[in-house]
RNA sequence: UUUGAUAAAGGCAAACUUACUGAAAGGUAAGGACGCAAAGCACGAAAUCUAAAGUUAUUAUAACUAUGAUAGUUCGGCUGCCAAAU
Numbered sequence: 001u002u003u004g005a006u007a008a009a010g011g012c013a014a015a016c017u018u019a020c021u022g023a024a025a026g027g028u029a030a031g032g033a034c035g036c037a038a039a040g041c042a043c044g045a046a047a048u049c050u051a052a053a054g055u056u057a058u059u060a061u062a063a064c065u066a067u068g069a070u071a072g073u074u075c076g077g078c079u080g081c082c083a084a085a086u
Stems, first nucleotide, its partner, number of pairs: 001085004011036002016031006034072001040078002043076004047070003053065005
């Protein structure tokens, strides 16, 4: 520098369950493993989810909006373990 093997030190942890939290989407912790070679960061762009508050229309609803979220949705950026090859 390149690559990621039915290898390997170490790591993460989907669904689901319980508790707490939040208006919601979600989040946190414990249990649990479907998976992951960046399933590390969340800095940029997009995508997706939510709509308390706000705005509009109408009169109890509807629509819109992120300032709320998702990084285990995609691309880029930054950082890093192990191993193999050169």
The RNA shown here (c-di-GMP-I-GGC riboswitch aptamer) has 86 nucleotides and comes from Alkalibaculum sporogenes. Rfam family: c-di-GMP-I-GGC riboswitch aptamer. Gene Ontology term of the family: cyclic-di-GMP binding. The sequence was found by an Rfam model in a public genome assembly.